[in-house]
Context: one part of a larger RNA
């Protein structure tokens, strides 16, 4: 910037992707063969790799989510706790979100049209020939089918609604965000609201807090007490922030 001035749905010229492989079992130790071997065809079962999807399971990450410890400085001191220790002081752990090594699923199968090859039917050449006119089987290959995009498809397509004699369809600007993200774009919202944040419950992590009592000379143990204490997960709930405004933009008759 173009397509009718938007806002949903859609339609598919076209474009990509996919397409794979083996092994075993039955049929059948059959057919074939002197044995020795050992099938077509046609049905079943595993598995490879590759490719997509997700995170319930099994791992991994999870820079401050919980606990454990060392040594040193501080909070006056004892308890309790905080700071450093090459940007986690080491350790064990581990939410969500990312991941694979993990789970789910895909290549089924049908059909044109062929190549090699195997044919029908048939002269040229009274025969003979698959060919020369005509017909037909035939491949993991090729075109469709199958999955994914897609009207700048400038042929600029279709439907539905809304907006066009002055009123505005709808859209940015601004704000509050994430299923998005370098920016921007996308998407989710703006009080007629659960967008975030906060609080409340709760999943789910860690692993039984502090104080106090008991019991021990003491390191401690025990009970209170499956406590505490917590980032992303759900689910509620206007406590705070999304105020207020602004701006572009309507063919043809």
């Nucleotide at each position: 910037c173009g397509u009718c001035g938007a806002u949903a749905a859609c339609u598919g010229c076209g474009a990509g992707g996919a397409c794979u492989c083996u092994u075993c079992c039955c049929u059948a130790g059959u057919a074939c063969g002197a044995g020795a071997g050992g099938a077509c065809c046609g049905g079943g079962a595993a598995g490879a790799a590759c490719g997509a999807a997700c995170c319930u399971c099994u791992u991994g990450u999870g820079u401050a989510c919980c606990g454990g410890u060392u040594g040193u400085u501080c909070u006056g001191c004892c308890a309790a706790g905080a700071g450093c220790a090459a940007a986690a002081g080491c350790c064990g752990g581990g939410u969500a979100g990312c991941g694979a090594a993990g789970u789910u699923c895909g290549g089924u199968u049908c059909g044109g049209a062929u190549a090699a090859g195997c044919g029908c039917u048939g002269a040229a050449a009274g025969c003979a020939u698959c060919u020369a006119a005509g017909c037909g089987c035939g491949a993991a290959g090729u075109c469709g089918a199958c999955c994914u995009c897609u009207a700048g498809a400038u042929u600029a397509g279709u439907u539905a609604u809304c907006a066009u004699u002055a009123u505005g369809a709808g859209a940015u600007c601004c704000c509050a965000g994430a299923g998005a993200g370098a920016c921007u774009a996308u998407c989710u919202g703006g009080u007629u609201g659960a967008u975030a944040g906060g609080c409340c419950g709760u999943a789910g992590g860690u692993g039984c807090a502090a104080g106090c009592g008991u019991c021990g000379u003491a390191a401690g143990a025990c009970g209170u007490u499956c406590a505490g204490c917590c980032g992303a997960g759900c689910g509620g709930u206007a406590c705070u922030a999304a105020u207020a405004g602004a701006u572009c933009c309507a063919a043809c008759u």

Source information:
The part of an RNA shown here (large-subunit ribosomal RNA, domain VI) has 253 nucleotides and comes from a Candidatus Uhrbacteria bacterium. The prediction has a mean pLDDT of 87. Rfam family: Bacterial large subunit ribosomal RNA.